[in-house]
RNA sequence: GGGGCUGUAGCUCAGUUGGCUAGAGCGUCGCGCUGGCAGCGCGAAGGUCCGGGGUUCGAAUCCCCGUAGCUCCA
Numbered sequence: 001g002g003g004g005c006u007g008u009a010g011c012u013c014a015g016u017u018g019g020c021u022a023g024a025g026c027g028u029c030g031c032g033c034u035g036g037c038a039g040c041g042c043g044a045a046g047g048u049c050c051g052g053g054g055u056u057c058g059a060a061u062c063c064c065c066g067u068a069g070c071u072c073c074a
Base pairs, nucleotide, nucleotide: 001073002072003071004070005069006068007067010026011025012024013023019057028044029043030042031041032040033039050066051065052064053063054062
């Protein structure tokens, strides 16, 4: 220098052909069970979907540019 893959909640990840309010587990907070802890149950908070632009009635999803990481070739 060139190719490929990845970037979604604090962490690890899912998200089907573009379609209704973007989800799970863990963690955090609150309540309950217990004499208390652990544990379990119920509930809640938590998101510029890496950034910018474009296509479209509509974009996490498609296209272009940039950026960070991983990997292959030279």

The RNA shown here (transfer RNA) has 74 nucleotides and comes from Bacteroidetes bacterium UBA2664. The coordinates come from a structure-prediction model, not an experiment, and the mean pLDDT is 81. It matches the Rfam family "tRNA". Rfam classes the family as a transfer RNA. The source organism's lineage runs through Bacteria, Pseudomonadati and Bacteroidota. The sequence was found in a public genome assembly.